Predicted 3D model of a 185-nucleotide RNA (Lysine riboswitch aptamer) from uncultured Mesocricetibacter sp.
The model forms 94% of the base pairs in the Rfam consensus.
Rfam family: Lysine riboswitch aptamer. The family has 47 seed sequences and 3,224 matches in Rfam 15.1.
The prediction has a mean pLDDT of 77.
The sequence is in RNAcentral, with records from MGnify.
The same sequence occurs in records of 2 taxa.
[in-house]
RNA sequence: GUAGAGGUGCAGGCAUUAUCAGUAGCUUUUUUGAGCGGAUAGCGGAGAGAAAAUGCGAAAGGAAUGUUUGCCGAAAUCGAUAAAGGGUCGUCUUUAUCGGUUGGGGGCGUUAUCGAACAGGUACGUCACUGUCAUAGUUUUAUUAACGGUUAUCGCAACGGUUAGUAAGAAUUAUGGAGCGCUAC
Numbered sequence: 001g002u003a004g005a006g007g008u009g010c011a012g013g014c015a016u017u018a019u020c021a022g023u024a025g026c027u028u029u030u031u032u033g034a035g036c037g038g039a040u041a042g043c044g045g046a047g048a049g050a051a052a053a054u055g056c057g058a059a060a061g062g063a064a065u066g067u068u069u070g071c072c073g074a075a076a077u078c079g080a081u082a083a084a085g086g087g088u089c090g091u092c093u094u095u096a097u098c099g100g101u102u103g104g105g106g107g108c109g110u111u112a113u114c115g116a117a118c119a120g121g122u123a124c125g126u127c128a129c130u131g132u133c134a135u136a137g138u139u140u141u142a143u144u145a146a147c148g149g150u151u152a153u154c155g156c157a158a159c160g161g162u163u164a165g166u167a168a169g170a171a172u173u174a175u176g177g178a179g180c181g182c183u184a185c
Stems, first nucleotide, its partner, number of pairs: 001185004007072001009071009025056002028053005035043002038089003075102011103130002106127004111123004132177009141167007149159003
């Protein structure tokens, strides 16, 4: 440098469905009567806001399923900086760069936070599972050495057993590390 592996693997697009929600908002009527808005802009006695009744009635984000695309720091998250978006700032959202953390998915937590939510996401803690590498051990296969056994024969040989070493692959146990890692070329 190229190609790959982990698997309830990661992320994006599109379509459908439920939820969001009979909510927000709007029309009409009644009561009250000056504020509404994060700050402004703006709106408001030609009735703000609040309450009740009536009629109409969403959307975004998130979720599930299907399909498709790109992939294996895939991606997520935290911090800083810059740009864009929205009437203007703030909050917020998106993108890019730099730096830090995380191998991966899952369960649990009446922890924190986002969320309409008991769905789900994120952070943290914890529990096993799983992949990979390193170290140590066990089992298996082959081979070498030593010992002794069985059959046959008396020069040879074959079979299988115990111990030790070596090699290779596989399985398994324990401990530990981290993706700038691991495997092959």